[in-house]
RNA sequence: GCCGGGCAGUCGCGCGCCGCAGGGCGUGAGGAAAGUCCGGGCUUCACAGGGCAGGGUGCAGGAUAACGUCCUGUCGGGGCAACUCGAAGGAAAGUGCCACAGAAACAUACCGCCGGAGCCUCUCCGGUAAGGGUGAAAUCGUGAGGUAAGAGCUCACGGAGUUCCGCGGAGACGCGGGCUCGGGUAAACCCCACCUGAAGCAAGAUCGCUCGAUGAGCCCUUCGGGGCUGGGCGGCCCGCCCAAACGAGUCACAUCGCAACGAGGCGUCCGGCGACGGGCGCCCCAGAGAGAUGGCUGCCGUCCCCGCAAGGGGAUACAGAAUCCGGCUUAUAGGC
RNA sequence: CGGGGCGUAGCUCAGCCUGGUAGAGCAUCUGCUUUGGGAGCAGAGGGUCGGAGGUUCGAAUCCUCUCGCCCCGACCA
Numbered sequence: 001g002c003c004g005g006g007c008a009g010u011c012g013c014g015c016g017c018c019g020c021a022g023g024g025c026g027u028g029a030g031g032a033a034a035g036u037c038c039g040g041g042c043u044u045c046a047c048a049g050g051g052c053a054g055g056g057u058g059c060a061g062g063a064u065a066a067c068g069u070c071c072u073g074u075c076g077g078g079g080c081a082a083c084u085c086g087a088a089g090g091a092a093a094g095u096g097c098c099a100c101a102g103a104a105a106c107a108u109a110c111c112g113c114c115g116g117a118g119c120c121u122c123u124c125c126g127g128u129a130a131g132g133g134u135g136a137a138a139u140c141g142u143g144a145g146g147u148a149a150g151a152g153c154u155c156a157c158g159g160a161g162u163u164c165c166g167c168g169g170a171g172a173c174g175c176g177g178g179c180u181c182g183g184g185u186a187a188a189c190c191c192c193a194c195c196u197g198a199a200g201c202a203a204g205a206u207c208g209c210u211c212g213a214u215g216a217g218c219c220c221u222u223c224g225g226g227g228c229u230g231g232g233c234g235g236c237c238c239g240c241c242c243a244a245a246c247g248a249g250u251c252a253c254a255u256c257g258c259a260a261c262g263a264g265g266c267g268u269c270c271g272g273c274g275a276c277g278g279g280c281g282c283c284c285c286a287g288a289g290a291g292a293u294g295g296c297u298g299c300c301g302u303c304c305c306c307g308c309a310a311g312g313g314g315a316u317a318c319a320g321a322a323u324c325c326g327g328c329u330u331a332u333a334g335g336c
Numbered sequence: 337c338g339g340g341g342c343g344u345a346g347c348u349c350a351g352c353c354u355g356g357u358a359g360a361g362c363a364u365c366u367g368c369u370u371u372g373g374g375a376g377c378a379g380a381g382g383g384u385c386g387g388a389g390g391u392u393c394g395a396a397u398c399c400u401c402u403c404g405c406c407c408c409g410a411c412c413a
Stems, first nucleotide, its partner, number of pairs: 001336003005300007013028006030318001034329002037327005042200004049238004054196005059073005074088001075086004089191002094189002096185003110132002112128007140158006159181003163178006204256003208250005216229005230242004264283008301316006337409007346362004356393001364380005386402005
């Protein structure tokens, strides 16, 4: 990664069709139907338009209805290798935090080393991050030169950098050279880029009845309308609306949405490295009332137990549609 | 079916946002007090924060997956 019991009989259950009827025929769970973690179709709301807030995503290019998914690559980790894993932008824009320890956690000298001064077993001033010590983390690492002692101060090799130049590449990035050496943390705030209206099929639509509340004010007018105040409307603003309708209660658990055709399935050909796309042919494939999809028998398969054997007994995973699709994740006896 | 919340000591809860020794009340145990008990006073024990993995020096707290419990939502014109 794939399969995930098979065949036959019989008694039932749901749905559809046929029949006046007794009844007959057809069909009836999954790879996850699960978690509800993402994305879409669809529906209503102020027709959903702009901004803010909020939320999400985070290497590049592509696939797709869309995605946080998938494919092909880049970089990094692991592996001898085939291969596999990665929440993989920015800490050099700013703010916060870094407990305890430690002198110091981002600006600093405790011990030590070196120089100078003094009241010279010691104290003060200055230099020093090479050594000691603390810590998860301590001034790029190692070596040499150099120096009062030291230090990328200089050199060689190596490391890092969202820095600059050249070349290659569609790009992530790679190679070469110059420059720099500024701790960590963004699954802390944040910055950058991109996406995003909200709620959800118990959404909602179509057929009743009863009760309640309401019908705003002013001005101008060419009678079409306009303006101001007031009121209402998604989280807010811009904006929109203001006489059409609104609120509460309640029955048959009515019909539709919803099961018919769909981003459908199977086969084959073509394009593409691939995800996938296109053409042709065939097929129709669960469905509600929150409710059906099961039991028994026989044979075979697999596993376990008893038995020398013939044979006998037992078990057969995870689980189970509810608006429908595409993913992810999790569960899964046994076999390949 | 859909939406939301909770899980920390025996019980009821705080701490989580803003990471740094895990706390309170009741209950339990021991001692004092009392003739004895209750009440009171003093003290003690008891937790790997539902489970697994990750980020981080460090996770009850942040992120992901998972398990369990609770609450809400019915079209009705």

Predicted 3D model of RNase P RNA and transfer RNA as a complex of 413 nucleotides.
Model confidence (mean pLDDT): 79 of 100.
Rfam match: Bacterial RNase P class A. Rfam classes the family as a ribozyme.